[in-house]
Context: one part of a larger RNA
RNA sequence: GGCAAAGAGUUUAUGGUAGUAGCGAGGUUAAGCGCGUUAGCGCGAAGCCGCAGGGAAACCGAUAUGCCCGCAAUUUAUGAGGGGCGGGGUGUGAAUAGCGCCCGGAGUUACUGCUGUAAGACCCGAAGCCGAGCGAGCUAUUCUUGGACAGACUGAAGCGGACAUUCCAGUUCGUGGAGGGUCAAAGGGGUAUUGCGUGCAUGCAUUCCCAAGAGCUGAGAAUAGGAGUGAAAUGCUAAUCGUGCUUGGCAAUAGCUGGUUCCUCCCAAAUUUGGCCUUAGUCAAGCCUUUUUGGAGAUAGUUAUGGGGGUAAAGAUACUGAUUCGAGAUUUAGGGGGAUUUUUAUCCUUCGGUCUUGAGUCAAACUCAGAAUACCAUAACGUCGUAGAUGAAAGGAGUCGGGGUAUACGGGUAAACCAUAUAUCCGCGAGGGGAACAACCCAGACUGAAGUUAAGGUCCCUAAAUGCAAGUUAAGUGCAAGCAAAGUUGUUAAUAACCACAGACAGAAGGAAGGUAGGCUUAGGAGUAGCCAUCCUAUAAUAAGUGUUUAACAACUUACCUUUCGAGGUUAUUUGCGCUGCAAAUGGACGGGGCUAAACAUUGCUACCGAGACUUCAGCAAACAGCCAGUAAGGCUGUUUUGGUUAGGGAGGUGACCUGGGUGGACAGAAGCAUGAACGUGAGUUUGUGUGGACCGCCUUGGGUUUAAGGAUUUUGCU
Numbered sequence: 001g002g003c004a005a006a007g008a009g010u011u012u013a014u015g016g017u018a019g020u021a022g023c024g025a026g027g028u029u030a031a032g033c034g035c036g037u038u039a040g041c042g043c044g045a046a047g048c049c050g051c052a053g054g055g056a057a058a059c060c061g062a063u064a065u066g067c068c069c070g071c072a073a074u075u076u077a078u079g080a081g082g083g084g085c086g087g088g089g090u091g092u093g094a095a096u097a098g099c100g101c102c103c104g105g106a107g108u109u110a111c112u113g114c115u116g117u118a119a120g121a122c123c124c125g126a127a128g129c130c131g132a133g134c135g136a137g138c139u140a141u142u143c144u145u146g147g148a149c150a151g152a153c154u155g156a157a158g159c160g161g162a163c164a165u166u167c168c169a170g171u172u173c174g175u176g177g178a179g180g181g182u183c184a185a186a187g188g189g190g191u192a193u194u195g196c197g198u199g200c201a202u203g204c205a206u207u208c209c210c211a212a213g214a215g216c217u218g219a220g221a222a223u224a225g226g227a228g229u230g231a232a233a234u235g236c237u238a239a240u241c242g243u244g245c246u247u248g249g250c251a252a253u254a255g256c257u258g259g260u261u262c263c264u265c266c267c268a269a270a271u272u273u274g275g276c277c278u279u280a281g282u283c284a285a286g287c288c289u290u291u292u293u294g295g296a297g298a299u300a301g302u303u304a305u306g307g308g309g310g311u312a313a314a315g316a317u318a319c320u321g322a323u324u325c326g327a328g329a330u331u332u333a334g335g336g337g338g339a340u341u342u343u344u345a346u347c348c349u350u351c352g353g354u355c356u357u358g359a360g361u362c363a364a365a366c367u368c369a370g371a372a373u374a375c376c377a378u379a380a381c382g383u384c385g386u387a388g389a390u391g392a393a394a395g396g397a398g399u400c401g402g403g404g405u406a407u408a409c410g411g412g413u414a415a416a417c418c419a420u421a422u423a424u425c426c427g428c429g430a431g432g433g434g435a436a437c438a439a440c441c442c443a444g445a446c447u448g449a450a451g452u453u454a455a456g457g458u459c460c461c462u463a464a465a466u467g468c469a470a471g472u473u474a475a476g477u478g479c480a481a482g483c484a485a486a487g488u489u490g491u492u493a494a495u496a497a498c499c500a501c502a503g504a505c506a507g508a509a510g511g512a513a514g515g516u517a518g519g520c521u522u523a524g525g526a527g528u529a530g531c532c533a534u535c536c537u538a539u540a541a542u543a544a545g546u547g548u549u550u551a552a553c554a555a556c557u558u559a560c561c562u563u564u565c566g567a568g569g570u571u572a573u574u575u576g577c578g579c580u581g582c583a584a585a586u587g588g589a590c591g592g593g594g595c596u597a598a599a600c601a602u603u604g605c606u607a608c609c610g611a612g613a614c615u616u617c618a619g620c621a622a623a624c625a626g627c628c629a630g631u632a633a634g635g636c637u638g639u640u641u642u643g644g645u646u647a648g649g650g651a652g653g654u655g656a657c658c659u660g661g662g663u664g665g666a667c668a669g670a671a672g673c674a675u676g677a678a679c680g681u682g683a684g685u686u687u688g689u690g691u692g693g694a695c696c697g698c699c700u701u702g703g704g705u706u707u708a709a710g711g712a713u714u715u716u717g718c719u
Base pairs, nucleotide, nucleotide: 001719002718003717004716005715011119012118013117014116015115016114017113018112019111020110021109022108023107026049027048028047032043033042034041035040053060054059063086066085067084068083069082073078074077087103088102089101090100091099092098122259123258125256129249130248131247132246133245134244140223141222142221143220144219145218146217147216149213151183152182153181154179158175159174160173161172162171163170187210188209189208192206193205195204196203225241227237228236229235262653263652264651265650266649267648272285273284274283275282276281286399287398288396289395290394291393292392293391297384298383299382301381302380303379304378305377306376307375314367315366320363321362322361323360324359325358326357327356328355329354330353331352334351335350336349337348338347339346340345402426403425404424405423406422407421408420410418411417431442432441433440446619447618448617449616450615451614452613456609457608458607459593460592461591465606467605468604469603471600472599478595479594486580487579488578490577491576493574494573495572496571497570498569499568507564508563509562510561511560513537514536515535518532519531520530543558547556548555620643621642622641623639624638625637626636627635628634654708656705657704658703659702660700661699662698663697664696665695672691673690674689675688676687677686678685679684
């Protein structure tokens, strides 16, 4: 680790509520007593609940039905219950008013289910708090009494000899053996490698420090838990220390984590609002469920009519505020500049301020005006409802962390971001598609079978078209979602203008002149440094010159013209698909192979595949109705019906152990175990064979229980 066994909503008391049973205007005993072997039986009327309410209280004190409506039901008019009047009690009050509560008799006792409260209260789990004891054989400090510390080095004081000496002193050589002195064993420590090691828990190696002292060490003693001891680190006080250990209070408490055991059927949420030292919780409401009541309307949708509005968009001579460019007037204490003047000062101009005016731009906290939606009311249609709805009452809950998508709005540079609204889905939803993929597309799964489709697909993996028609792309673009500005003589299509058989465009051949070297300028300036002008002649055409060049000329070239050639050409705009822009870390992704269609498009057409959807057949269950039976549960038939499900509510069953009553099986083989078969929606039940070797069932509307295991936790056994 595995398997097995054990293992979690219980019990008591007291309330609430529902059901069942007894009695019923009453119901019931408690303590206790008697009898009985027990189980129990009999007595016991104190007390409790009910039979009257109203009022703070004093106190006062009510329909055993007068009238009407009317559900079920049946006799269609009655009509339990129900509703509305009338009447009554009491409080308030001056009141015989009004208002509040109440009145035409149903309770009570027991048991059972669910549930509240108090208790350990479904189970396991703290760190902690307090009391009483036990510890100084570890360690801290102290006391008493003992023990041990190789060897070497250094060489203090003191003393002696020699030298020297006026006093005081001195020099030198010895001797001597001081020191929290030095080196270094035993011994003690524990600096660094942050080496090796994690070994029944601080070790090992190398290195390092002390080693005659504030040193080391044996034995015996002392001091203790808010206390000791401490050369002081909150250190140490038996592997335990910011208050030891053991035990008790104790099943402390835990709004926190984990777990909580059989089946089927019906319904099915919430993660919102408000309060709380409240945001991990809880209370109330909302939303779910079950039962009852009641007896006729209800209103998710559509349309119409009638309403109020101040959002979107818009607007600015309709306000508040912001804001750009002008025009005019004004400004003798605004800034700069200028002119005049002896000075004071004056004048001009420009910017600025103020006012008026022209044109223009804006606003969540602007609006003269003003939608669509939405909302309210009414009506019609639709839908639901006497097979009983909407509503009302009572029992039981869970929920108070939500999330995705679409649309709209707010915050934010943005976010798998934050905060909202409406719808929907996931949550609690399976199936098909999307390679995989809670919420994207299709579609809401009772069981089995067959068929048809949806989304999406049809070359192979892989079910179905290597389908048809007409286009585009050459980039493996693309075949998954998605990438900009900018650029593109890639190519498709469209439109417009112009040129063109009187010959266009491109290419080739030839010409490209004269006045004149235009004038000026200049050292020079001759088409071609610069300035001005830019005419005339001849011609098919030819600029007072498009560029190269020269110091200036020359030379070449272009415009322009002719010839040759022979049919379309040039430009602009728009457009489809491409291309560049385009860089990421192991080698790699259209799902893959691969594809020039097996790519692209709001292309068109046909066929096929494809789900639990839809249809058909057979069956199951629920709800409801009718009939039969007859009383609690059943059977048959039917339906424009229903069939996913978490938390959770409700209903019905299966199994285990003990026991009352009844009745059986077993050595000709019980239980248990192993392995088959049949039945049942299922929990399970029955049974064959083998093993096993002595007990075991069944029925019962009986009684009871510590009654179901894969999980937590903990223990035991086996392996």

This is a predicted structure of a 719-nucleotide part of an RNA (large-subunit ribosomal RNA, domain II) from a Candidatus Nanoarchaeia archaeon. The organism belongs to Candidatus Nanoarchaeia, within Archaea. Rfam family: Archaeal large subunit ribosomal RNA. The literature on the family includes a 2001 paper in Science by Yusupov et al., "Crystal structure of the ribosome at 5.5 A resolution".